A computed fold for a 66-nucleotide RNA from Spermophilus dauricus, annotated as transfer RNA. Its Rfam family is "tRNA". Its family is annotated with triplet codon-amino acid adaptor activity in the Gene Ontology. Rfam classes the family as a transfer RNA. The coordinates come from a structure-prediction model, not an experiment, and the mean pLDDT is 82. The organism belongs to Spermophilus, within Eukaryota.
RNA sequence: GGUGUUGUGGCUCAGUCGUAGAGCGCUUGCCUAGCAUGCAUGAGGCACUGGGUUCAAUCCCCAGCA
Numbered sequence: 001g002g003u004g005u006u007g008u009g010g011c012u013c014a015g016u017c018g019u020a021g022a023g024c025g026c027u028u029g030c031c032u033a034g035c036a037u038g039c040a041u042g043a044g045g046c047a048c049u050g051g052g053u054u055c056a057a058u059c060c061c062c063a064g065c066a
Stems, first nucleotide, its partner, number of pairs: 006066002010024004018055001026042001028040003048064005
């Protein structure tokens, strides 16, 4: 220098052009003598950055960054 892949809650990952979900983790409550397990509840991401296409982009295209 060239090619390819990936970038989504704290972590591991889904998802499809139509106002983003799961598991684990965390909060609170219940349970227990207490801990763990278990049950319920709540918070937490507008998506690596900037453009373009589109009525509409996390999704398609381009560039950059890692």